[in-house]
RNA sequence: GGAUCCGUAGUUAAAUGGUAUAAUACCUGCCUCCAGAGCAGAAGUCGGGAGUUCGAUUCUCUCCGGGUCCA
Numbered sequence: 001g002g003a004u005c006c007g008u009a010g011u012u013a014a015a016u017g018g019u020a021u022a023a024u025a026c027c028u029g030c031c032u033c034c035a036g037a038g039c040a041g042a043a044g045u046c047g048g049g050a051g052u053u054c055g056a057u058u059c060u061c062u063c064c065g066g067g068u069c070c071a
Stems, first nucleotide, its partner, number of pairs: 001070007010024004018054001027041004047063005
């Protein structure tokens, strides 16, 4: 330099154009002498920008970051 894949909650991952979910962690409550386990609850996320669309995590372009292959 070329090709290709990926970027979603603190972490690991879903969601093939229609209110973004789950597990785990953190927090609160119950339980307990205390803690843990268990049960219940709350908070928290689409890498930035632009375009298409009534509507974008999803489609297109560009930028940023990362992985793999080729040279």
Molecule: transfer RNA
Organism: Candidatus Pacearchaeota archaeon